[in-house]
RNA sequence: GGUCCCAUCGUCUAGUGGCCUAGGACAAUACCCUCUCAAGGUAUAGGCACGGGUUCGAAUCCCGUUGGGACUGCCA
Repeated sequence: GGUCCCAUCGUCUAGUGGCCUAGGACAAUACCCUCUCAAGGUAUAGGCACGGGUUCGAAUCCCGUUGGGACUGCCA
C1' cells in the first nucleotide's frame, strides 16, 4: 500500500429499511422496605464514531473520514 471486519447509554449487548423521538442486563441517582447494611420493589438520568448520499422513510443500505482489529504485498 491492498482486501476484509468492527464502532449503539459508564460497561456488556438487542437491532438486518417503517412495530425505534432506540429495548434489555449490570452499574449510578432518588424514594420505599429494613433497627442498620445487603437483598428486594418503584422511579429517573444516560447512547447510534464523524460528514455526505440513496429513499416517502436510515442505527440498519452506499461513499468518504477517524479509530481499532485480521490477513496479505512492494521498496530499502
This is a predicted structure of a 76-nucleotide RNA (transfer RNA) from an uncultured Actinomycetes bacterium. The sequence was found in a public genome assembly. Rfam family: tRNA. Rfam's curators write: Transfer RNA (tRNA) molecules are approximately 80 nucleotides in length.